Predicted 3D model of a 112-nucleotide RNA (Glycine riboswitch aptamer) from Candidatus Phosphoribacter baldrii. The model forms 90% of the base pairs in the Rfam consensus. Rfam family: Glycine riboswitch aptamer. About the family: This family represents the bacterial glycine riboswitch. Lineage of the source: Bacteria > Bacillati > Actinomycetota > Micrococcales > Candidatus Phosphoribacter. The prediction has a mean pLDDT of 79.
[in-house]
RNA sequence: ACACUCCGCGUGGGAGAGUCCACGUGCCGCCCUCACCACGGUGAGGGACGGUGCUGGCGCCGAAGGGGCAACUACCCCGGAACCUCUCAGGCCCCAGGACCACGCGGACAGG
Numbered sequence: 001a002c003a004c005u006c007c008g009c010g011u012g013g014g015a016g017a018g019u020c021c022a023c024g025u026g027c028c029g030c031c032c033u034c035a036c037c038a039c040g041g042u043g044a045g046g047g048a049c050g051g052u053g054c055u056g057g058c059g060c061c062g063a064a065g066g067g068g069c070a071a072c073u074a075c076c077c078c079g080g081a082a083c084c085u086c087u088c089a090g091g092c093c094c095c096a097g098g099a100c101c102a103c104g105c106g107g108a109c110a111g112g
Stems, first nucleotide, its partner, number of pairs: 005108009018058001020057003024054006030047007059092003065088001066086003072079001
C1' cells in the first nucleotide's frame, strides 16, 4: 500500500396493480337559511358537494419484510435459491417505500 466478498451510510436510477364502491363518520373547504354586527366578519342550524383520514366491502399487484419448494447433500433427520411461488404483512393519484444496479465513503476480512 492492498483486491474479492460482506455490512453500514450517502447520491443517482428503479416496476406492478382501483385516483373502485358504500352509507356512515372526524377534520378542512364550499354552499343555503337565520341572527348579531364595528359592515372587516362572527355564531347557530342544515347540505355527503369536494378533499383528506377512519370503518366496511369487492377487485388487483409483488421488488420492503415473511412463508414454501427443485437439483444437490444425506443411512435417516437436517440442510437446501430465486426476480419462482403464497399473498400474512405491505402496496394499487402524488409523496413515501421499493428487490436490484452503479458510483463514493467508512468498517470487517487483516493475518500475511